Predicted 3D model of an 84-nucleotide RNA (transfer RNA) from a Clostridia bacterium.
Rfam family: tRNA. The family's RNA type in Rfam is transfer RNA.
The organism belongs to Clostridia, within Bacteria.
Its mean pLDDT, the model's own confidence on a scale to 100, is 81.

């Protein structure tokens, strides 16, 4: 240079024939239970603003179709394979 895949919470990881994004699963934080602990159960765990309720933003980036896009298309970057 070409060709292939692959990039989603703090970390793994689904959602791949477009339809409610973060299901599971760890790590964390709070509670129950225990005389204390461990196990164990429960409940929270993306960001902004908000007292809450709740809105808005969020899938490597930038754009594009579209009523609706992690999903489809263009392009960019990184990273692993393989061709020269």
């Nucleotide at each position: 240079g070409c060709c292939g895949a692959a990039g989603u919470g703090g970390c793994g990881a689904a959602a791949c024939a477009g339809g409610c994004a973060g299901a599971c699963g760890c790590a964390a934080g709070g509670g129950a239970c225990u005389u204390a602990a461990a196990a164990u159960c429960c409940c929270u765990c993306g960001g902004u603003g908000g007292a809450a309720a709740c809105a808005c933003c969020g899938u490597a980036c930038c754009g594009g179709u579209u009523c609706a896009a992690a999903u489809c298309c263009g392009g960019u970057c990184u990273c692993c394979g393989g061709c020269a």